Notes:
A computed fold for a 75-nucleotide RNA from an archaeon, annotated as transfer RNA.
RNA sequence: GGGCCGGUGGUCUAGUGGUAUGACGUCACCCUGACACGGUGAAGAUCAAGAGUUCAAAUCUCUUCCGGCCCACCA
Numbered sequence: 001g002g003g004c005c006g007g008u009g010g011u012c013u014a015g016u017g018g019u020a021u022g023a024c025g026u027c028a029c030c031c032u033g034a035c036a037c038g039g040u041g042a043a044g045a046u047c048a049a050g051a052g053u054u055c056a057a058a059u060c061u062c063u064u065c066c067g068g069c070c071c072a073c074c075a
Stems, first nucleotide, its partner, number of pairs: 001071007010024003018055001026042005048064005
C1' cells in the first nucleotide's frame, strides 16, 4: 500500500429499512433471624465520528478514526 471482518447501556450480546433484544452487573421491594439463592420491578445505550440516500437509517452509500486477520512491497 491492497483486501476482509468488527465498533450497540458498566461488561458481553441480538437486531439486514418502521418504538434498540437478552444475559451478567447496579438499585428498590418481597423472601430470611441474617446472608446467599430465589421472586417482582426500575434505572441505564440518540448504536465509533461526519456527510449522503429515504417519509423513515444501528441497518444502505461515501469519508474518517479505532481494533483484529490476510496479502504485497521496502531500505